[in-house]
Molecule: transfer RNA
Organism: Gammaproteobacteria bacterium
RNA sequence: GCGGGUGUAGUUCAAUGGUAGAAUGUCAGCCUCCCACGCUGACGGUGGGGGUUCGAUUCCCCCCACCCGCU
Numbered sequence: 001g002c003g004g005g006u007g008u009a010g011u012u013c014a015a016u017g018g019u020a021g022a023a024u025g026u027c028a029g030c031c032u033c034c035c036a037c038g039c040u041g042a043c044g045g046u047g048g049g050g051g052u053u054c055g056a057u058u059c060c061c062c063c064c065a066c067c068c069g070c071u
Stems, first nucleotide, its partner, number of pairs: 001070007010024004018054001025043006047063005
């Protein structure tokens, strides 16, 4: 330099164009003499920019970061 892939919650992962979910974590409450376990609730997210569309995590283009291959 060229090609391909990945990017979603603090973390690990879902979501094939129509209100972004789960587990785990954190916090609060319940339970307990106390702690732990357990139960309930809350908090919290689509890497950046542009395009297509009535509507984009999803399709297209560029950039950024990381991974793999070629040279």